[in-house]
Molecule: transfer RNA
Organism: Aureispira sp. CCB-QB1
RNA sequence: GCGGAAGUAGCUCAGUUGGUAGAGCAUCAGCCUUCCAAGCUGAGGGUCGCGAGUUCGAGUCUCGUCUUCCGCU
Numbered sequence: 001g002c003g004g005a006a007g008u009a010g011c012u013c014a015g016u017u018g019g020u021a022g023a024g025c026a027u028c029a030g031c032c033u034u035c036c037a038a039g040c041u042g043a044g045g046g047u048c049g050c051g052a053g054u055u056c057g058a059g060u061c062u063c064g065u066c067u068u069c070c071g072c073u
Base pairs, nucleotide, nucleotide: 001072002071003070004069005068006067007066010025011024012023013022019056027043028042029041030040031039049065050064051063052062053061
C1' cells in the first nucleotide's frame, strides 16, 4: 500500500426485505427473608464509532473517515 471482519446500554450480544432500538448480566427501588444470598416485580440507562448522502422514513443502503483484529504484498 491492497483486501476482509468488527464497532449498538456499564459489560457480552441480538436486531429478519429500510418502517416505534431490544435481551441477558450489572446498577437502583420494592416484595420476600430475623439479616445476607437466592428468587419475584418494576425502574433508570442509547447522537447505533464519527461525518455526509439517498429516501416520506436509515442500526440496516451509498461515500468518506477513525479504532481494533486477520490476511496479502